This is a predicted complex of two RNAs, RNase P RNA and transfer RNA, with 488 nucleotides together. Rfam match: Bacterial RNase P class A. It is annotated as a ribozyme. About the family: Ribonuclease P (RNase P) is a ubiquitous endoribonuclease, found in archaea, bacteria and eukarya as well as chloroplasts and mitochondria. Its mean pLDDT, the model's own confidence on a scale to 100, is 77.

[in-house]
RNA sequence: GCAGGAGACCAGAUGGCCGCUGGCCCGCGCACGCGGGCGAGAGGAAAGUCCGGGCUCCAAAGGACAGGGUGGUCGGUAACGCCGACCGGCCGCGAGGCCAGGGAAAGUGCAACAGAAAGGAAACCGCCCCACGCUCUCAAGGGGGCGCGGGGUAAGGGUGAAACGGUGAGGUAAGAGCUCACCAGCAACUGAGGUGACUCAGUUGGCUCGGCAAACCCCACCCGGAGCAAGGUCAAACAGGGUGGAGCGGGUCCGCCCGCGGAUCCCGCGCGGACUUGUCCGGUCCGCCACUCGACACCCGGGUAGACCGCUUGAAGCGGCGAGCAAUCGUCGCUCUAGAUAAAUGGCCAUCGGCCGCCACCCGGCUCGCCCGGGCGGCGGCUACAGAACCCGGCUUACCGGUCUCCUGCGUGC
RNA sequence: CGCGGGGUGGAGCAGUCCGGUAGCUCGCGAGGCUCAUAACCUCGAGGUCGCAGGUUCGAAUCCUGUCCCCGCAA
Numbered sequence: 001g002c003a004g005g006a007g008a009c010c011a012g013a014u015g016g017c018c019g020c021u022g023g024c025c026c027g028c029g030c031a032c033g034c035g036g037g038c039g040a041g042a043g044g045a046a047a048g049u050c051c052g053g054g055c056u057c058c059a060a061a062g063g064a065c066a067g068g069g070u071g072g073u074c075g076g077u078a079a080c081g082c083c084g085a086c087c088g089g090c091c092g093c094g095a096g097g098c099c100a101g102g103g104a105a106a107g108u109g110c111a112a113c114a115g116a117a118a119g120g121a122a123a124c125c126g127c128c129c130c131a132c133g134c135u136c137u138c139a140a141g142g143g144g145g146c147g148c149g150g151g152g153u154a155a156g157g158g159u160g161a162a163a164c165g166g167u168g169a170g171g172u173a174a175g176a177g178c179u180c181a182c183c184a185g186c187a188a189c190u191g192a193g194g195u196g197a198c199u200c201a202g203u204u205g206g207c208u209c210g211g212c213a214a215a216c217c218c219c220a221c222c223c224g225g226a227g228c229a230a231g232g233u234c235a236a237a238c239a240g241g242g243u244g245g246a247g248c249g250g251g252u253c254c255g256c257c258c259g260c261g262g263a264u265c266c267c268g269c270g271c272g273g274a275c276u277u278g279u280c281c282g283g284u285c286c287g288c289c290a291c292u293c294g295a296c297a298c299c300c301g302g303g304u305a306g307a308c309c310g311c312u313u314g315a316a317g318c319g320g321c322g323a324g325c326a327a328u329c330g331u332c333g334c335u336c337u338a339g340a341u342a343a344a345u346g347g348c349c350a351u352c353g354g355c356c357g358c359c360a361c362c363c364g365g366c367u368c369g370c371c372c373g374g375g376c377g378g379c380g381g382c383u384a385c386a387g388a389a390c391c392c393g394g395c396u397u398a399c400c401g402g403u404c405u406c407c408u409g410c411g412u413g414c
Numbered sequence: 415c416g417c418g419g420g421g422u423g424g425a426g427c428a429g430u431c432c433g434g435u436a437g438c439u440c441g442c443g444a445g446g447c448u449c450a451u452a453a454c455c456u457c458g459a460g461g462u463c464g465c466a467g468g469u470u471c472g473a474a475u476c477c478u479g480u481c482c483c484c485g486c487a488a
């Protein structure tokens, strides 16, 4: 220098003007409202809502079944399907990356096509043996060919993703772990290391009977349900239920049981309503036996609209020190950092940035071109993905451009 | 916030449960029939099975993640 690997971080800056949502203070005497001032106001994913927890309510003796999930080991954590380290397998020259990575001698099941045969199998061709028939040959013992039948054989051919270890020797009628040596694998045992997954070494056994459980299933572990529209406090309107109100005295007439009852009218006092009046007083009119209905007034329950709490101080952030390989944890100090509810966090202007394209100039390089790299200037364009809604821990997905750290391979120079 | 269904040629759908050949109707192209068109007959083309990764000898189908569409309840 080129090509890569792992991780961390930023997410335009400054100023001015006009707005928006909360908080605090001041003024208009309080409340309401208005005005002014100060200070705060999205993210690394606030997203998808895929996991896990806090919190709240409901349910609940305990356990099991069903259903769902997870699946190497050890650790971290409030918890997880997350994270770290390690083990094993695969990929990469490497830095590193990926893995649902328990059990296939508990049982059931699957393997298209091809192939003879696809699961504790199988004889299509081939090889070998035996019997029979035909035939050729002969030195008369026999030997060869063809056909048919019976049997042995998994070494060879061929099929397949996969065919029951590989190489060599012995052995055999031909063959075969049938036997032996070495190699590969498996199982059991022993020893060593490790908390463990596991690794290493040795001995024995011809044990070589495989794959799929992201097929059913078995094993181990985990899971009660719902969700801030949880839940709580206050509480309109309409509808529902209940409660409430004042008449009294005198006169007139009638009846009789002579002291009571009834009727209408009149008078006085009182109550309620309406009108008049700016208001009160006053005045005018109506009503005042009981029941029902309506109206009016008050009360009640439930808790809708609405308001408030929940609500943002929390497994919180930043920094130092310590423990640990790390994830993470402990301790000390400092800080307070959005709480909206149809939903605020925005818009415009100026200057400076960043990236891209075009043009012009300068420098360097060669394989010389409308070439490559760098610098400066002008013009134009762009300046991502996205946006809190109870709160956290993760995962996943989207994303213009840029910075930093560590590491690998190749080339070159010293 | 809580759920359900779906994505397969140009269009509408099967196939997915229980893995092995992607099929049907319409449409499209060519030829025939007809004076001509339609209908009809014959032949043919056309599919990354939404996307990515994994399991498996083998994936539209099984698993995981993700994108999009439609619908339901409060």
Base pairs, nucleotide, nucleotide: 001410002409003408004407005406006405007404008403009402010401012352013351014350015349016348017347018346020041021040023038024037025036026035027034028033043385047396048395050394051393052392053391054390055227056226057225058224067223068222069221070220071219072086073085074084075083076082087101088099089098090097091096102218103217107216108215109212110211124157125156126153127152128151129150130149132147133146134145135144136143137142165183166182167181168180169179170178184208185207186205187204188203189202190201191200192199193198231309232308233307234306240300241299242298243297244296247269248268249267250266251265252263253262254261255260256259270288271287272286273285274284275283276282316335317334318333319332320331321330322329323328353383354382355381356380357379358378359377361375362374363373364372365371366369416486417485418484419483420482421481424440425439426438427437434471442458443457444456445455446454464480465479466478467477468476